Molecule: Glycine riboswitch aptamer
Organism: Betaproteobacteria bacterium
RNA sequence: UGAACGCCGUCUGGAGAGACGCCCGAUAAAAAGGGCGCGCCGAAGGAGCAAACGCUAGCCAACUGAUGAGCGAGCGCGAAACUCUCAGGUACCGAGGACAGGGGGAGCGGC
Repeated sequence: UGAACGCCGUCUGGAGAGACGCCCGAUAAAAAGGGCGCGCCGAAGGAGCAAACGCUAGCCAACUGAUGAGCGAGCGCGAAACUCUCAGGUACCGAGGACAGGGGGAGCGGC
């Protein structure tokens, strides 16, 4: 001194899916909340893999050998808003919320 990338915190926006059944609460009667069960959702978190790339048993090329372009099971690496649904969530409110935008901070980079 500062663009981007990433990090921290702040403001704003931010979807989906049962006002399900039973029990506790619980009493005269309830609610919030909690437990169990079934169903459902994907955008906290978590998990899975495609091509490419790398390695490689082997295959192929002319009788053998050398050599070599190519093919190549398998292994490794490998992304998501895709998939899974462990976790989480499942009327309104509230909370959470991937992601996006604003502005700030430190680092980092440059001189």